The part of an RNA shown here (small-subunit ribosomal RNA, 5' domain) has 523 nucleotides and comes from an uncultured bacterium. Its mean pLDDT, the model's own confidence on a scale to 100, is 86.
[in-house]
Context: one part of a larger RNA
This record gives sequence, structure tokens and C1' cells, in this order.
RNA sequence: AUUGAACGCUGGCGGCAUGCCUUACACAUGCAAGUCGAACGGUAACGGGUCCUUCGGGAUGCCGACGAGUGGCGAACGGGUGAGUAAUAUAUCGGAACGUGCCCAGUAGUGGGGGAUAACUGCUCGAAAGAGCAGCUAAUACCGCAUACGACCUGAGGGUGAAAGGGGGGGAUCGCAAGACCUCUCGCUAUUGGAGCGGCCGAUAUCAGAUUAGCUAGUUGGUGGGGUAAAGGCCUACCAAGGCAACGAUCUGUAGUUGGUCUGAGAGGACGACCAGCCACACUGGGGCUGAGACACGGCCCAGACUCCUACGGGAGGCAGCAGUGGGGAAUUUUGGACAAUGGGCGCAAGCCUGAUCCAGCAAUGCCGCGUGCAGGAAGAAGGCCUUCGGGUUGUAAACUGCUUUUGUCAGGGAAGAAAUCUUCUGGGCUAAUACCCCGGGAGGAUGACGGUACCUGAAGAAUAAGCACCGGCUAACUACGUGCCAGCAGCCGCGGUGAUACGUAGGGUGCGAGCGUUAAUC
Repeated sequence: AUUGAACGCUGGCGGCAUGCCUUACACAUGCAAGUCGAACGGUAACGGGUCCUUCGGGAUGCCGACGAGUGGCGAACGGGUGAGUAAUAUAUCGGAACGUGCCCAGUAGUGGGGGAUAACUGCUCGAAAGAGCAGCUAAUACCGCAUACGACCUGAGGGUGAAAGGGGGGGAUCGCAAGACCUCUCGCUAUUGGAGCGGCCGAUAUCAGAUUAGCUAGUUGGUGGGGUAAAGGCCUACCAAGGCAACGAUCUGUAGUUGGUCUGAGAGGACGACCAGCCACACUGGGGCUGAGACACGGCCCAGACUCCUACGGGAGGCAGCAGUGGGGAAUUUUGGACAAUGGGCGCAAGCCUGAUCCAGCAAUGCCGCGUGCAGGAAGAAGGCCUUCGGGUUGUAAACUGCUUUUGUCAGGGAAGAAAUCUUCUGGGCUAAUACCCCGGGAGGAUGACGGUACCUGAAGAAUAAGCACCGGCUAACUACGUGCCAGCAGCCGCGGUGAUACGUAGGGUGCGAGCGUUAAUC
């Protein structure tokens, strides 16, 4: 000088930060990932319409909407933790044998069919969790057929493989209507390129121990085969006998890593809280499934430990998400508000969800700022302490007089953070179209958790606000009394055994100040 600090005494306010470093110990409760009816069959609840009514109500998906269900996208992000890991990691610089949902640009398509199934209904089993059987039905769910610019395979002749529709608007023509048809838009299929992201390989660097000196059999290389999105002993059969190591292999201990942080004139040394990037993990161990992406924190299966329910047959669970509880500990906060902003998911949108985030609460934990008054005032009051008894000191300090009102209290006013989405007018594009839709511009209206907060104005009134450590030397600051090697102090030297500036108390003083000391730790 510094700290994610703790402890003791003390404590007025504000701003900005930070807050389980220990048991990766166990967790009650609530919330933390949903959304889409413009993919689908539908209608459990709510509201409306229509019909019936014995006036109690009933029927009807017709409409707004929508529980459960099928389907799509998301759930691999965001959030947490640092157990493992000394190199399957990270940092920097390179590389070739790869993948890619959503996004951007381009090209070519989107024809014609089929069979199911959940929901639902009925029945059955079970304490429950849940499960079974039969029947009905839809799709952007599933499966064939056709076609194939490009794609893939090839023995270069050829062969293989695709799709799905939804919504808005409409002049002519056809149609009883639905619609056909036209057009716009969102999708879907194949493929090319891109962007961003990800997988893989190499080089260099990255703690300690030699009281760890040899290690290695898929081990090192090759060939054939397999496997992967992809190179490769990644796996396998055969062949060869290699490979690493004193420039420290192997083993053991410790440890997430970097940007950075602290210190220091620097070189260095120590550290890796908060914030940002990467990695690893998700009760412990293993495994794959789905998917563009996981071997998946709030998914699945198996095994284990633990907890809970049970009708004893069987089931349920995983806070290292946000709060919170117990435990451990010197020690670390609220079971708060809001999606208003920023961002994310879904959706055409309206919107819904979001313990991400933004805010508020608690804590002097830290940094910074402000205040606890200002000016005058000597009879140098009283009291305290000391005294050589003269006096000295506390001390302009107080009283007293005048002034001010930061802060606090009360009263009044009162923001910015919020302009997008939306509505309307207008210019352009698309188009058969002045419709729909898209792009740009102008105008208007709505939306604030924080919060009646910040801030401003006014009122009264010195009113609401000072402590802590030290005073032998180092080291700024001295006397009295008590004690008597006792009680005690102490960072080092050392004080204390009857005149202790070193112990205890008091007066006085010194230092810092809403803090001050102590302890711990680093330079």
C1' cells in the first nucleotide's frame, strides 16, 4: 500500500459498487421454458349470439377465445458452480480432412394418391403412479407414385433420391355454393454460395517434488476392413519392433485457465472475488435416444447411496437457477416488485413466457462525498486536575449575544429513462387492381416496476448527529493517585520487587475520524 475479510468499541446521511472464500453437505415451500388456433381434429371452463323453456334451466362450436390432445419451433441459449483436469484444458500463432437449424444472396420446383393414430366414446386392471383392449377421426404427423435444373453413386452405359400446405385481397370468365382462376404473403423441397457458430490437427508457453529413473503392448508404425460430419490405433485382423525419457519420461502432490487484480521506481513477486472470453460439471457412476446442435442442470434408461409415499404388490425425487431452511463456520443478504427499459423464446401480429435483466430491501463490507454549526465573547466564571499554595491548566472552550439552515422533519410542486410496435395521411414497390401486403417520410394516440423516487420551492428551529486508539524508545503525545516481580502490559527492546511518563484510573495531550483499533493474508 492492499483485501469478497472477520472480531472489539462506536455509529448521522447520500451516491456507486460488493456480499457462503468453509460442506461439489442435505434440502421443506414457491417460482426459474415456454409458445403457436394464420398446421390439425375439436370444445373442458369463461364471455357473447341463436333456439327451446315447466322460468329452475337446457340445447347449439355459430362467434370471441381455448383446458387437454396431435403437430411445429424452442427447450443444446440464458442462469449456477469450480468438483475433476498439469493437458482430451487455456493463451498465442498456424493448418486441412469437416458440419451447420434460424439469417442473407442465387437457381429449380411445390403434381397426383394412400393407410393409420392421439384426442373422443365404451370396457377393464391398479391404493397410487399409471396401463391395457375395442371403436371413430384430422393435419404443415406418416408412407408410396410421378418429376429431377442442380445433388449423390458409378464399371461412365447408367442408376438413386423430394416437397405441404396456411393466411389476406379480388376485376373479368366458369360455378347453385364452396371454390376454380388471378395476385400478395408466410411456409415446404432440392441445390449453390455467404455470414456467424461449431468439431478436428500442429507448434510454442503454462506449479512443485529425483527422498519418483526408467515408462509403454493398441504400446509405435504399416496394409486390408470398419466407424465418424471429418483426418487419425478411433476400433478390428494380420505384419514389423518400435515409441517416450536427464532439454526430466513415468509416478506423486497441488491447481480450472486467460484478459486481468494487488504490490513494486522497475525488473519481479503474489493472486485469479466482482466483470468479460474459453473449458469442465449438474446426487454418484455408466449408457445411448431425439435433434442442425446434447451424450442434455429443471429429458430418458440402468446401477448405487440417500429422502419421501404405499393398500407392501409397487411408485416418486435431485436448488453447483432465484429466494429460503438445516448443518458446517470467525463469516456472507429478501421465501420482495416488474416485464416499464435492454435482451431472449414462440407467434403474421396482438401478445404470452422470461428469479436473464431492470429495480427495491438488508449489511459502515469497501470507495467517494457531505454533515454534526458559524462569528463575536475574559469576570480568563463555576467545576475538574496539578501545585513550589503564588498560581498554572482545561480555555474562547462554556455561559451569553448575533447569524445561517447543508442534513433531518413537515408542506407544496414534480421529472428524464418512452419510442418503437399501433392508428392515420403521403411517396414508392408488387399487381389486372385505387384492394391486400411491403419499404420510406409526416402527424396523432397509448404504455413506468423503480416512485410521488431524483430534483425544485417554502416553513420552523442549533435545532436531529462523535467516536476510537495511543502518549518509555522505535513513534507524534506527561503528570497525579492506586498497586508493589502482585495484579498486569508487550510488535521488538523490555516494564512491575514502595517516588512506575511502560500495569490500573483520572486530568491533560497526540493521531485518525463515521469510523478507529486488533487479528489474518499478499507485495
The full RNA is in RNAcentral, with records from ENA, Greengenes and SILVA.